Source information:
The prediction has a mean pLDDT of 83. A computed fold for an 82-nucleotide RNA from a Bacillota bacterium, annotated as c-di-GMP-I riboswitch aptamer. Taxonomically the source falls in Bacillota (Bacteria, Bacillati). The same sequence occurs in records of 2 taxa.

[in-house]
RNA sequence: UCUCUGUAAGGGCAAACCGUCGGCGACGGCGGGGCGCAAAGCCAAAGGGUCUCAGCACACGCGAGACGGCCAGGCUGCCAGA
Numbered sequence: 001u002c003u004c005u006g007u008a009a010g011g012g013c014a015a016a017c018c019g020u021c022g023g024c025g026a027c028g029g030c031g032g033g034g035c036g037c038a039a040a041g042c043c044a045a046a047g048g049g050u051c052u053c054a055g056c057a058c059a060c061g062c063g064a065g066a067c068g069g070c071c072a073g074g075c076u077g078c079c080a081g082a
Stems, first nucleotide, its partner, number of pairs: 003082004012037002017032006035069001041075003047071002049067005055062002
């Protein structure tokens, strides 16, 4: 330096739920909270998937959006061991 493994030191992130603000909504910001996470760090929604809609459409669908803590992908990184 590279690869694999995970039992995780110092520390990190933060699900549901609650408050508040924004949004029609999916959902998002902030605060509390802590289910979990060894990449739950970053990129990426034109890989697949799921979800939403005051819009269009008789309908099939179209269009516009949301989710990266659903799976896959790219880049980078801490500790310990081999």

The RNAcentral record of the sequence draws on Ribocentre.